Model confidence (mean pLDDT): 78 of 100. The RNA shown here (Bacterial large signal recognition particle RNA) has 268 nucleotides and comes from an Actinomycetota bacterium. The gene name in the source record is ffs. RNAcentral holds the sequence, with entries from ENA.

This record gives sequence, structure tokens and C1' cells, in this order.
RNA sequence: CCGUGCUAGGCGGGGAGGUAGCGGUGCCCUGUCGCUCGCAAUCCGCUCUAGCGAGGCCGAAUCCCCUCUCGAGGGGGUCGGUCUGUGGGGUCAGCGCGCUCAGCGUGGCGUCGAUGGCCCGAAGUCCCAAACGACGCCGGCCCGUGAACCAGGUCAGGUCCGGAAGGAAGCAGCCUUAAGCGGUUCCCGGCGGGCGUAGCGGGAUCUUCGGUGCCGGAGCUUCGCGAAGCGCAGCGCUCACAGGCCGCCUUCGAUUGAGGGUGCACGG
Repeated sequence: CCGUGCUAGGCGGGGAGGUAGCGGUGCCCUGUCGCUCGCAAUCCGCUCUAGCGAGGCCGAAUCCCCUCUCGAGGGGGUCGGUCUGUGGGGUCAGCGCGCUCAGCGUGGCGUCGAUGGCCCGAAGUCCCAAACGACGCCGGCCCGUGAACCAGGUCAGGUCCGGAAGGAAGCAGCCUUAAGCGGUUCCCGGCGGGCGUAGCGGGAUCUUCGGUGCCGGAGCUUCGCGAAGCGCAGCGCUCACAGGCCGCCUUCGAUUGAGGGUGCACGG
């Protein structure tokens, strides 16, 4: 140096979290490398030699170990910048929005008479009154019922007067009714109003419109602008909380690259 057979070792790693600590399943990142099966977050298995049990492959080097390097990604920071959301505070002397006197501009009407006043008319509002109908209530009419005695008629029996003839009062019953009770369609009358129709009458003041009348003699009005003024807390401001992105610091760190190191036996 080569060949053969073994052993150590390897067959992914990392972050957060969890844990007294370590690892695993689970979550996340990374390397095209997935060894297989069973256990396992109300956990599973171990003890600084830190997964347990079973099986398989590679095997002293591109694969194992150490050092340096590259830096995907994760965690932390009462660090810096920026953005967003929520809940408050305050400010109209910053911005924005709205109303809008005077005033200005455009247009229209107006001495063929503006605004205004009187008068007249119409509508609306309120008050009074009112026609017809429907509805509700009550009463009347009608029907039925309805009086032991203190309603009437007729009054059996019985009672009374009478010598007799004949009279008298009168209970029950029957009939008719009063008060009362009940009922139903129509009809008549009275009362009532959140009903309907006609759009009926009178009055009051206010508003609006109109002017065929009178007074009076120069303004009235649409639209736009407008700042003094009056408002709106939407933005800007501020406080607190929560979150995203970027940068910085720190921590862990896959992976890349480089260098170095490391067995046993036999044979040639």
C1' cells in the first nucleotide's frame, strides 16, 4: 500500500415550549437524506454515560470526531423608526365640513307702478252650530207571563137577612188587567260619539296665495360667492392598551466550505 472479516460509531439536525434536568410523540424552521415496527401531552421513557423495547442497513471514512467559517430560521429586548386598530382627553387661535347678516356678481320683474298698508276673494287652523244614514244605550208599541187578602168582572160551595117570594156580602176557581218580569223583527221617540256621506252654515285670529279696487312712490327676487358670526370633534395634538413591518443588540442555530484527527484481526 492492497484484499478479507469485525468493532467503535452512524442511519438527520435545530428552535420554542414543556421538564428538577435529558430525550421522544406534538408545533415551527431547515437538509431532496426520509431506516422499519410498538409506546406516548390529563403524556411516554430515562437520570449528567440521560428516550425505552424489537429488527435491519452502512461501517474507519464524500458518511465518524474536533476547530474555524457561511448564516436559512426561531426566541428575548421598559432599544430606535414607521404604520394600523381600540378606548379616553382636550383644541374651533391649525386643516376640513355645514349654516349664514351685511356686501359683491349673474339673471328676472318693476313709473305700462316694486316692498308695504287698507279692502276683497280662496285655502289651511281653531270654535260654535247643523242635514241624512249607520252604530250603541234607554223608553214606548206588540206578544207572553203576571194579584191568597189590601184591582175589576163572573162568582160553585158555604154564610147572612126574610114566614115565603126574593135579596145582600163574598172565599176558592175562571177571565181580564195594574205594578213587575221576560222576549223578538219592524215601527215611533229621546240621548251619545275616535262612524259614513254631502262638502252645509256662522264666527275668530293667524299663516299662505291671488289682485278686478284704493293709498303710496322704488325696490323685490332666483342662483352663486362671501367673511364677521354661529356650530360639527372627522383629521392633525395628547394619554393608555394591543398588534404588524424595518433596523440595531443579544441568544440558540439547520446547512455550506476549509483544515486536522481517529481503531482491531488475518493474509499478500